[in-house]
RNA sequence: UUCUUAUCAAGAGAGGUGGAGGGACUUGGCCCUUUGAAGCCUCGGCAGCAGACUCAGCAUAUGGGAACUGUGCCAAUUCCAGCAAGCACUAGUGGCUUGAAAGAUAAGAA
Repeated sequence: UUCUUAUCAAGAGAGGUGGAGGGACUUGGCCCUUUGAAGCCUCGGCAGCAGACUCAGCAUAUGGGAACUGUGCCAAUUCCAGCAAGCACUAGUGGCUUGAAAGAUAAGAA
C1' cells in the first nucleotide's frame, strides 16, 4: 500500500513551545480559533479493537471489571449535506427514514 471482517449517537484536557490557521479530500453549509489554530514536547485522562488478567457462568458461549501489553482516541454523530430508494406535507435551493460511497480505528491476510 491492497484485500477481508467488525465498529463508528457513548467516553476522555491541562501546561510548555509555536504564531495562523483548523474541522481527511472536494463542493456547499455550519462551527472552532490572536481570550492563541495546526504541528511538536511533557504530564494527565478515556476505554473502542486485539492479547494477557480477573469476576459471574457447566462453558473454549455470553456478560461485567480492571487499564498490564500492543494500538487508538480526548469540540460539535465520522460536525452536517452531496449519491440512491422510500415517507409526509405547505410540493421545495426545505424536512424525516434507510442504504450506498468515501473516511477513521482495530484484527487477520497478501